c-di-GMP-I riboswitch aptamer from Paenibacillus alba, 84 nucleotides, folded computationally.
[in-house]
RNA sequence: UUUUGAAAAAGGCAAACCUGUCGAAAGGCAGGGACGCAAAGCCACGAGUCUAAGGCAUUAUGCUAUGAUCGUCGGGCCGCCAAG
Numbered sequence: 001u002u003u004u005g006a007a008a009a010a011g012g013c014a015a016a017c018c019u020g021u022c023g024a025a026a027g028g029c030a031g032g033g034a035c036g037c038a039a040a041g042c043c044a045c046g047a048g049u050c051u052a053a054g055g056c057a058u059u060a061u062g063c064u065a066u067g068a069u070c071g072u073c074g075g076g077c078c079g080c081c082a083a084g
Base pairs, nucleotide, nucleotide: 002084003083004082005081012037013036017032018031019030020029021028022027035071041077042076043075045074046073047072048069049068050067054064055063056062057061
């Protein structure tokens, strides 16, 4: 440096749910809490998915991202340990 892997060792993160808060919502943040995760570390670049304030069409209603999701996938960047 690279491949494979979590058996060991040191650790790390934190789903659902609850409380508070921001937001039109999706969802985010903080605390509690652990379903799980060898990248469940970071990036919104591509795809998928979610929402629809606003806008458009409209009769009921529907469409739409500039919003969100990295614990949906792909990609990029960084990285502990072990073995080859």